[in-house]
This is a predicted structure of a 126-nucleotide RNA (SAM riboswitch aptamer (S box leader)) from a marine eukaryotic metagenome. The RNAcentral record of the sequence draws on MGnify. Model confidence (mean pLDDT): 83 of 100.
This record gives sequence, structure tokens and C1' cells, in this order.
RNA sequence: CUUAUCCAGAACGGCAGAGGGGACGGCCCGAUGAAGCCUAGCAACCGGUCCACGUCCUUCAUGGAAGGACCUAGAUACGGUGCUAAUUCCGGCGUCUGGCGAUUAUAUCGUUAGGCGAAAGAUGAG
Repeated sequence: CUUAUCCAGAACGGCAGAGGGGACGGCCCGAUGAAGCCUAGCAACCGGUCCACGUCCUUCAUGGAAGGACCUAGAUACGGUGCUAAUUCCGGCGUCUGGCGAUUAUAUCGUUAGGCGAAAGAUGAG
């Protein structure tokens, strides 16, 4: 840089001791113990293994049977990551819709609630 995913899931454990939720603004979590480490767990992105269906090949035979190769869904959780408060905790930018307010007014601006998208970030794969 490209691409996929990000409203599901997962600890009442041990060590450790004050911080943490990326930054900013909020709002939260934390001595009924944060970060970190260990263990346990969750998921199934990549690899592996198994395997319906399907396609093809070989042999026997010609109703068909046997064997093999490839492949999709699926399974597994063996290996490589990842993850285990709150939607990526919420917001910031754009756009649409509704409410309210102001005005040089049938539109503009402000504000508020919601929808969608973007940006940024995280993780995997390349």
C1' cells in the first nucleotide's frame, strides 16, 4: 500500500500492584483490585486434516461397480495469529429525515434526535 471483517462470543482462576479504555473532547472502568505476565476460555482470518455434493480419470465391465484426482458447502481446532467491560464505549467530517429556534425568509443558519456513508483505528491475509 491492497483487501476482508469490526451490534455475536469468551475467567467469581494464580502472580502482581495503579492505572486503563489508541490520540483529542466526552463518558466510563479500576484497592469488591487497573496495566503486565501465567493459566483458562472464545472465535474460526490463514495453513493442516477429515468430508457430503459435484466434475474428471482409470480399471472391471457395460444395470452398474471399484479405485484415484480436483473442488464447494460443512466438520475439526493440530499449527500460525487474534480476541476475552461498554457497537471500534460515544463523538468529531459529509449527507438525508424529523423537532425546535433565529432571520435580509417558501430558503439560509443554528441547535437537537435519528438513519446512512466517510475518515481514523484494530485484527487477519497478501